c-di-GMP-I riboswitch aptamer from Acetobacterium wieringae, 85 nucleotides, folded computationally.
It matches the Rfam family "c-di-GMP-I riboswitch aptamer". On this family, see Weinberg et al., Nucleic Acids Res 2007: "Identification of 22 candidate structured RNAs in bacteria using the CMfinder comparative genomics pipeline".
The RNAcentral record of the sequence draws on Ribocentre.
[in-house]
């Protein structure tokens, strides 16, 4: 220099829930909240997984399939900030 493991400051993110709005949903935005995070940065056309199911298909109904829709705080990839041991 770079890996790995402890601890630590300044700083930063922000779970469930709430309120509002988008949306068929799931989900995303903003506000509030703070349960964790040294990657809780970034990537959904590397790849694995998960979650809806409008529209399409089946079907008498109930319903069943299926992503083009989503999730990066599920694993994984990339990129990176500090002090000391």
């Nucleotide at each position: 220099a770079c890996g790995u493991a402890a601890u630590a400051u300044u700083g930063g993110c922000a779970u469930a829930c709430u309120u509002a709005u988008u949306g068929a949903a799931a989900a995303g935005u903003a506000a509030g909240g703070a349960c964790g995070c040294a990657a809780a940065a970034c990537u959904a056309c590397a790849g694995g997984g998960u979650c809806u199911a409008a529209a399409u298909a089946c079907g008498g109904u109930g319903g069943u399939a299926c992503a083009u829709g989503a999730c990066a705080g599920c694993c994984a990839g990339u990129u990176g900030c500090a002090a000391u041991u």